[in-house]
Molecule: transfer RNA
Organism: uncultured Deferribacterales bacterium
RNA sequence: GCCACUGUAGCUCAAUGGUAGAGCAGCUCAUUCGUAAUGAGCAGGUUGUCAGUUCAAUCCUGACCAGUGGCU
Repeated sequence: GCCACUGUAGCUCAAUGGUAGAGCAGCUCAUUCGUAAUGAGCAGGUUGUCAGUUCAAUCCUGACCAGUGGCU
C1' cells in the first nucleotide's frame, strides 16, 4: 500500500427497516444471628463519527476513525 471482518450498557454478546434486550458486574429490599448463596426490584445506551436513502435506520449506502486478521 491492497483486501476482508469487527465497533451496541462497566464486561461478554443479542436485536436481518417499525418500542434497543439478555447474562455477568453495580445498587436497594427480602431471606439469615451474621456472611455467602437464593429471590424480588432498580439503575445503567447520543447503537464509533459525519452524511445519504426512507414515513421510519443498530439494521441499507458512502466517507472517515479505531481495532483484528490476511496479502505484498